[in-house]
């Protein structure tokens, strides 16, 4: 320098062929115990890395930039 991976909630990943975003833990609030611990129920929490493009519509496809990891030089 070229070349593959990958980028989603605080953190670990899903998200069917493109149709309109969820799960576990964490994190708040009830109830259960005199308290914690734990169990159950709820609830918040997202510009799906950024900027274009395409499409009636984009996490998603296409181009490019950025950071992570990898190969080759």
């Nucleotide at each position: 320098g070229g070349g593959g991976u990958u980028a989603u909630a605080g953190c670990u990943c899903a998200u069917a062929u493109g149709g309109g975003a969820g799960a576990g833990c964490a994190c708040u609030u009830g109830u259960a115990u005199g308290g914690c611990a734990u169990a159950c129920a709820a609830g918040a929490g997202g510009u799906u890395a950024a900027c274009g493009g395409u499409u009636c519509g984009a996490u998603c496809c296409c181009g490019c930039u950025u950071g992570a990891c990898u190969c080759c030089a």